[in-house]
Context: one part of a larger RNA
RNA sequence: GCCUACGAGUUGUCGUUGUUGGCAAGGUUAAGGAUUUAAGGUCCGGAGCCGAAGCGAAAGCGAGUCUUAACAGGGCGCUUAGUCAGCAGUGGCAGACGCGAAACUUUGUGAUCUACCCAUGAGCAGGGUGAAGUGUAGGUAACACUACAUGGAGGCCCGAACCAGUAUACGUUGAAAAGUAUUUGGAUGACUUGUGGGUAGGGGUGAAAGGCCAAUCAAACUGAGAGAUAGCUCGUACUCCCCGAAAUGCUUUUAGGAGCAGCGUGUGGGUUUAGUUUAUUAGAGGUAGAGCUACCAAUUGGACUAGGGGGAGUCAAAUCCUACCAAAUCCAGAUGAACUCCGAAUGCUAAUAAAUAUACCACACAGUGAGGGCUUGGGUGCUAAGGUCCAAGUCCGAGAGGGAAAGAACCCAGACCUACAGCUAAGGUCCCAAAAUCUAUGCUAAGUUGAACUAAGGAGGUCCAGUUGCAGAGACAGCCAGGAGGUUGGCUUGGAAGCAGCCAUUCCUUCAAAGAGUGCGUAACAGCUCACUGGUCGAGCGACAGGGCAUCGAUAAUAAUCGGGCAUCAAAUACAAUACCGAAGCUUAGGAUCAUUUAUGAUGGUAGGGGAGCAUUCACUAAACAAUGAAGGUGUGACGUGAGUCAUGCUGGAGACUAGUGAAGAGCAAAUGUAGGC
Numbered sequence: 001g002c003c004u005a006c007g008a009g010u011u012g013u014c015g016u017u018g019u020u021g022g023c024a025a026g027g028u029u030a031a032g033g034a035u036u037u038a039a040g041g042u043c044c045g046g047a048g049c050c051g052a053a054g055c056g057a058a059a060g061c062g063a064g065u066c067u068u069a070a071c072a073g074g075g076c077g078c079u080u081a082g083u084c085a086g087c088a089g090u091g092g093c094a095g096a097c098g099c100g101a102a103a104c105u106u107u108g109u110g111a112u113c114u115a116c117c118c119a120u121g122a123g124c125a126g127g128g129u130g131a132a133g134u135g136u137a138g139g140u141a142a143c144a145c146u147a148c149a150u151g152g153a154g155g156c157c158c159g160a161a162c163c164a165g166u167a168u169a170c171g172u173u174g175a176a177a178a179g180u181a182u183u184u185g186g187a188u189g190a191c192u193u194g195u196g197g198g199u200a201g202g203g204g205u206g207a208a209a210g211g212c213c214a215a216u217c218a219a220a221c222u223g224a225g226a227g228a229u230a231g232c233u234c235g236u237a238c239u240c241c242c243c244g245a246a247a248u249g250c251u252u253u254u255a256g257g258a259g260c261a262g263c264g265u266g267u268g269g270g271u272u273u274a275g276u277u278u279a280u281u282a283g284a285g286g287u288a289g290a291g292c293u294a295c296c297a298a299u300u301g302g303a304c305u306a307g308g309g310g311g312a313g314u315c316a317a318a319u320c321c322u323a324c325c326a327a328a329u330c331c332a333g334a335u336g337a338a339c340u341c342c343g344a345a346u347g348c349u350a351a352u353a354a355a356u357a358u359a360c361c362a363c364a365c366a367g368u369g370a371g372g373g374c375u376u377g378g379g380u381g382c383u384a385a386g387g388u389c390c391a392a393g394u395c396c397g398a399g400a401g402g403g404a405a406a407g408a409a410c411c412c413a414g415a416c417c418u419a420c421a422g423c424u425a426a427g428g429u430c431c432c433a434a435a436a437u438c439u440a441u442g443c444u445a446a447g448u449u450g451a452a453c454u455a456a457g458g459a460g461g462u463c464c465a466g467u468u469g470c471a472g473a474g475a476c477a478g479c480c481a482g483g484a485g486g487u488u489g490g491c492u493u494g495g496a497a498g499c500a501g502c503c504a505u506u507c508c509u510u511c512a513a514a515g516a517g518u519g520c521g522u523a524a525c526a527g528c529u530c531a532c533u534g535g536u537c538g539a540g541c542g543a544c545a546g547g548g549c550a551u552c553g554a555u556a557a558u559a560a561u562c563g564g565g566c567a568u569c570a571a572a573u574a575c576a577a578u579a580c581c582g583a584a585g586c587u588u589a590g591g592a593u594c595a596u597u598u599a600u601g602a603u604g605g606u607a608g609g610g611g612a613g614c615a616u617u618c619a620c621u622a623a624a625c626a627a628u629g630a631a632g633g634u635g636u637g638a639c640g641u642g643a644g645u646c647a648u649g650c651u652g653g654a655g656a657c658u659a660g661u662g663a664a665g666a667g668c669a670a671a672u673g674u675a676g677g678c
Base pairs, nucleotide, nucleotide: 001678002677003676004675005674006673011094012093013092014091015090016089017088018087019086020085021084022083023082026050027049028048032044033043034042035041036040054061055060064076065075066074067073097235098234100232104225105224106223108221109220115199116198117197118196119195120194121193122192123191124189126158127157128156129154133150134149135148136147137146138145162186163185164184167182168181169180170179201217203213204212205211238613239612240611241610242609243608248261249260250259251258252257262368263367264365265364266363267362268361269360274358275356276355277354278353279352280351281350282349283348289342290340291339296336297335300332301331302330303329305326307325308324309322310321311320312319371396372395373394374393375392376391377390378389379388380387401412402411403410416591417590418589419588421587422586423585427581428580429579430565431564432563436578439576441574442573449567450566457552458551461549462548463547464546466544467543468542469541470540478536479535480534481533482532484509485508486507489503490502491501515530519528520527592603593602594601595600596599614667616664617663618662619661620660621659622658625655632651633650634649635648636647637646638645639644
């Protein structure tokens, strides 16, 4: 992992609602007794319980009563239907659908492991070092002291047994639930060890690690309380049909749980149609927008002008000036969720009309109370987030099908069943891959593009439509030639001559034309060039702003790529046109169930509510089967929407089916389910 068997809403009791039945202003017995063949049944038994009257705290009164001064008003009542039993739903109390804690209390059992202690025994090869003391000699007044011997101390040294466990490797379903190999520490000591004994669970013992107390320790193990409790996790078993949610509000030692409300289902009910949609009419309102010499707040520039600053006035003052700051006022511009002289659309309320089929009330049973994406209006955040908090809508949730390569919620579209029938939606029509290599006209050269995505800015890319200027009196570009004189303008300067810098009504002359000079250049000149002009050539040439498509800007982590192949008058892109493909949509044909207005309509579905059935075991009643072969097993066929049922071949070898009713140990794929087998 698979197979087989077992495996979870039960039972008792008390309520409550529904339903079936009995009796009914009544209903009903409990214990107990009698009888009887076990189980059980039948008959007695009226104690008790519920109902038939309520109101008041009560005395009490009573279809009324209480409050009260009240014959007022008001509160609760009256103008009758109950009760007993069966069954079903559900609630309370009980273990109460099943399995599951960590723990708590209590009775006991443990120190044969291990910690420490007590008593009594045992063990420690060999080698080294050489304390005190003592002796002799020297030495001292005597001691001290010195040398040499002797001696044999030590939690002394090296190192086996023994004890330990430092480092590395192996081992890691091991040889072993802690080891092996090599290496290492102690090894006469706070040493090691045998035997016997002691200390016990909030207790022991601990050279102290929360260590150890029998492979168990921040409180051992065993039995019991005990089915502790678990607002938590997991699991919870046959079929078909109908309806079908919620993830919100308030409160909560409350936030992953509950109570009430909201939303679902079932049953019943009655009315002034009360619900929904559309149209019209009438309303309330201060949002979007807009506006502000209409208020409030804030604000830019100018004018005008109080006040202040600064300056002048010999100080002070009068007075004057001011490209300083600036109130009020005026002109122009412009802002505001908590501004408004204004002011929609939607939405809301009411009335009328039409269409439609709800709406509402009561009772019973729920689930939900973690929501999420998208669009729009907002708050928060960074006008960040697949962020977060509201509001309106929609979808997913609980929704299959087609498209978007692939995708919960994006686009299209709501699946009763069957069809090798047709038409379409979104989206597509070269091949993968169903359908146009379709028609017309452009554009793009970047493989841009071909379904995620990009800016500021740069740029004689290219196309289009404009504005404006020059041009057969010859433009633009190229080539040939000229480009002068006063004058080296004045100033400045060492120099300044068109060309360092400053100044200037930068002027005048000759000219086809030529600046007191556009740039290069020189120390300054010189030189080259430009503007400007003539010639040559012979038809278009410049400037500006706008639009389309391209271009650079352009950078991401596994190999690249539009889904791929690939595609360039396209298979890209823009705008038109026609055809086709394309879904569980729609139609057509057949079928099922339900509803009604009888011809149509409905039938996606999680939590959840309701309805109808299948199967298993047993009991009662009735009928009928079986060695001419029951149940069971294994094939085949048929029937039923399905759970399933029936027939039959083989096997099997003794019980079993059918109809009605009743009762349950009544259906397994899951619970890291339990047991067995493989």
RNAcentral holds the full RNA, with entries from ENA. A computed fold for a 678-nucleotide part of an RNA from Kryptoperidinium foliaceum, annotated as large-subunit ribosomal RNA, domain II. Lineage of the source: Eukaryota > Sar > Dinophyceae > Kryptoperidiniaceae > Kryptoperidinium.